[in-house]
Context: one part of a larger RNA
RNA sequence: CUGGGCGUAAAGGGCGCGUAGGCGGCUCGUCAAGUCGGGCGUGAAAUCUCUGGGCUUAACCCAGAAAAGUCGUUCGAUACUGUUGAGCUAGAGUGUGAAAGAGGCUACUGGAAUUCCGUGUGUAGCGGUGAAAUGCGUAGAUAUACGGAGGAACACCAGCGGCGAAGGCGGGUAGCUGGGCCAACACUGACGCUGAUGCGCGAAAGCCAGGGUAGCAAACGGGAUUAGAUACCCCGGUAGUCCUGGCCUUAAACGAUGCUGACUUGGUGUCCCGAGUAUUAAGUCUCGGGGUGCCGGAGCUAACGCGUUAAGUCAGCCGCCUGGGGAGUACGGUCGCAAGGCUGAAACUC
Numbered sequence: 001c002u003g004g005g006c007g008u009a010a011a012g013g014g015c016g017c018g019u020a021g022g023c024g025g026c027u028c029g030u031c032a033a034g035u036c037g038g039g040c041g042u043g044a045a046a047u048c049u050c051u052g053g054g055c056u057u058a059a060c061c062c063a064g065a066a067a068a069g070u071c072g073u074u075c076g077a078u079a080c081u082g083u084u085g086a087g088c089u090a091g092a093g094u095g096u097g098a099a100a101g102a103g104g105c106u107a108c109u110g111g112a113a114u115u116c117c118g119u120g121u122g123u124a125g126c127g128g129u130g131a132a133a134u135g136c137g138u139a140g141a142u143a144u145a146c147g148g149a150g151g152a153a154c155a156c157c158a159g160c161g162g163c164g165a166a167g168g169c170g171g172g173u174a175g176c177u178g179g180g181c182c183a184a185c186a187c188u189g190a191c192g193c194u195g196a197u198g199c200g201c202g203a204a205a206g207c208c209a210g211g212g213u214a215g216c217a218a219a220c221g222g223g224a225u226u227a228g229a230u231a232c233c234c235c236g237g238u239a240g241u242c243c244u245g246g247c248c249u250u251a252a253a254c255g256a257u258g259c260u261g262a263c264u265u266g267g268u269g270u271c272c273c274g275a276g277u278a279u280u281a282a283g284u285c286u287c288g289g290g291g292u293g294c295c296g297g298a299g300c301u302a303a304c305g306c307g308u309u310a311a312g313u314c315a316g317c318c319g320c321c322u323g324g325g326g327a328g329u330a331c332g333g334u335c336g337c338a339a340g341g342c343u344g345a346a347a348c349u350c
Base pairs, nucleotide, nucleotide: 003322004321005320006319007304008303012318014201015200016199017198021194022193023192025088026087027086028085029084031082033081034080035077036076037075038074039073040072041071042069049065050064051063052062053061054060091191092188093187094186095185096184097182103177104176105175106174107173108172109171110154115149116148117147118146119145120144121143125136126135162169163168206247207246208245209244210243211242215241216240220236221235222234223233258317259316260315261314262313263312266295267294268293269292270291271290272289273288274287275286276285299306300305323350324349325348332343333342334341335340
């Protein structure tokens, strides 16, 4: 480079925005760069191929022909791609209206529970386990009642339900704010898709500074278990978990399935929006659109399975794979306070 691939065998970037680039709807015209055709020029000789000939053959040699180019130039063709001009509305977008939602940020706020503190009642145990012990308790615990403090998380509702690009989002109220969906019309007129580099977001843990700390709990201490027990079980317990600001940038960041568009039998749930029918109403039913599940047809698949939410049939663009180990290591570069991240080999070996 080519080919074949990427749900589970190696392989989809954690996710988005977007630069270059690649690709790009319908109609008419323009140019003629790509594309196609003709002429001319050139593409040395040798070699290769074909034909004929010369050494007794062959190798070899000689002659002729043919072939060979993203080539140059010129004349021409205009379907397609492209250039440019004009127009269109089916892609994309904007406006008006309406409803849904744990989408995001900030402030305020509520009740239950745990713990601790105070007071009362009350007395010898409590706690814990397979059984125990460490532990707590006559300095009055556990239990119980009332009051108080403080932090964290939000039972029921809650659903294979909803929202978000992903990570993720769940008490209540208010403010600010993003996105998607639906209905009818109006408007812009290809403004589109993808996206190397780049930029931003990115669970948990971890790091820096300051605060906070109820419960839980790495480390650590103790009690058990055991041959041992640096564990599993028990009693304690510090970082941390929480808040503010700043870093880190990883994951089984998973649907292990990149994004966008088109096309291709069905059945059955559920959520949202809209319309319609009957109805007092809640609601029910039917239809249209948008999500989200299950089951299955053709087809696909090594099988499992996927199956209009494709892993079916196609198109565009990006990322990635190329036997196992060595190794996501070494070296170099780069980012980081560090931990480490990103990039990423080879020898050797099977």